[in-house]
Predicted 3D model of an 85-nucleotide RNA (c-di-GMP-I-GGC riboswitch aptamer) from Aquibacillus halophilus.

This record gives sequence, C1' cells and structure tokens, in this order.
RNA sequence: UACCGAAAAGGCAAACUUAUCGAAAGAUAAGGACGCAAAGCCACGGACCUAAAGUUUUUAUACUAUGGUAGCCGGGCCACCGAAG
Repeated sequence: UACCGAAAAGGCAAACUUAUCGAAAGAUAAGGACGCAAAGCCACGGACCUAAAGUUUUUAUACUAUGGUAGCCGGGCCACCGAAG
C1' cells in the first nucleotide's frame, strides 16, 4: 500500500409515530433502533416502485419516467481505525 475486519473511539439509522412537501411512489425534520465497515456521495448499467402529465381508443386492473429506491445488485468517486492473516 492492497486485501481483510479483531479491538477501541466515533458515525449512520429500518419498522413505527408526528409534522411538512408530493398526484403517487417517496422525500425532509424530530422522536425511535431493525440493522450497517462505506447504510458516505453519484441514477451510469440492470432490477424494482409510482403514473400526475402523455399515448392508445380495446378507457383499464393498459403502456410510457421526465418522478423515485444508493438500506436491491453492479459500476464510478471519496473516506475513519489498525488485531490476526
């Protein structure tokens, strides 16, 4: 230094509740901890969620992201600590 993940310090915060925003999915804030060694950041690829608007006119339980999920996977960027190997 690259793997790796013992210890310690510190960090993040699922469900749920309340408030706000949103058509929804969902987001933000506070409370709260299921978990997390990148659960830090980025929607680039895949996957998934939503369908206001639009499309079709078979009018719906359809299709489409320009809306989302980074705590679904991969990829990119950055990063704390230092046992064993």
Source information: The coordinates come from a structure-prediction model, not an experiment, and the mean pLDDT is 88.